């Protein structure tokens, strides 16, 4: 210096918080989709990786 194993910790999974769970990463994981050869440009969905709750936002209806 590199690799492996064990233990432990942390981080990430397109915008917030929490619980549960799954996956991934150890300086990586990760950094949405469509049209376009690509770039540029334009458009679209969404606070979840998944489920649930809260907060925020949007739409419709009622009071």
């Nucleotide at each position: 210096c590199g690799u492996c194993u064990u233990u432990u910790g942390g981080g990430u999974g397109g915008u917030g918080g929490a619980g549960u769970u799954c996956a991934c990463c150890c300086g990586a994981a990760c950094c949405g989709c469509u049209c376009c050869c690509a770039c540029c440009g334009a458009g679209c969905c969404a606070a979840u990786g998944a489920c649930u709750c809260c907060u925020g936002c949007g739409a419709a209806c009622g009071u």
Molecule: Fluoride riboswitch aptamer (crcB RNA motif)
Organism: Candidatus Binataceae bacterium